[in-house]
């Protein structure tokens, strides 16, 4: 110097504990913020609040009754494991 290569946020999915089914939260739309390979920058991706709009699947057992339990269902939350997974400069490992 030149070739190859790992890593991020976080997608999919698969088990597992939960939550909601008396409807939360997931989706969407808009506004503000905020974090994204080790540093730098950076967003069409990603979380967060805020405002709007829309919106669903239950059924069977048990119990005096409260309420409990199973199968479900929700673009549900969290955790694990598996596969994917930085554009731009630097910087790391490996080779010449």
């Nucleotide at each position: 110097u030149g070739c190859a290569g790992a890593g991020u946020a976080g997608a999919u999915u698969u088990u597992g504990u939960g939550c909601g089914u008396a409807a939360a939260g997931u989706g969407c739309u808009u506004u503000g913020g905020g974090a994204u390979g080790g540093g730098a920058u950076g967003u069409c991706g990603c979380c967060c609040a805020g405002a709007g709009a829309c919106g669903a699947a239950a059924g069977a057992c048990u119990u005096g009754a409260c309420a409990g339990u199973c199968u479900g269902c929700g673009g549900u939350a969290c955790a694990a494991g598996a596969u994917c997974g930085c554009g731009u400069c630097c910087g790391c490992u490996g080779c010449a």
Model confidence (mean pLDDT): 82 of 100. A computed fold for a 96-nucleotide RNA, annotated as THF (Tetrahydrofolate) riboswitch aptamer. The sequence was found by an Rfam model in a public genome assembly.